[in-house]
């Protein structure tokens, strides 16, 4: 300089046009002599940043940032 993959919840990740989601952690409950297990609930997102298309975009197209892995 080129090519290709990644960026979604505090951590790991699904979600390939129609309401953002699970584990797993937090926090409150009940349970327990207490702590841990189990139960139930709840809280946490500008889906990396700007642009486009299209009734409608995490999602499709452009760019910019970062981050990896290959070429040179």
């Nucleotide at each position: 300089g080129g090519g290709c993959g990644g960026u979604u919840a505090a951590c790991u990740c699904a979600g390939u046009g129609g309401c953002a989601g699970a584990g797993u952690g937090u926090u409150u409950a009940c349970u327990u002599g207490a702590c841990g297990u189990g139960u139930a609930a709840a809280a946490a997102g500008u889906c990396g940043g700007g642009g486009g298309u299209u009734c409608g975009a995490a999602u499709c197209c452009c760019u910019c940032a970062c981050c990896g892995c290959c070429c040179a």
Transfer RNA from Candidatus Woesebacteria bacterium RIFCSPHIGHO2_01_FULL_39_23, 72 nucleotides, folded computationally. Rfam family: tRNA. The family's RNA type in Rfam is transfer RNA. From the family's description: Transfer RNA (tRNA) molecules are approximately 80 nucleotides in length. The sequence was found in a public genome assembly.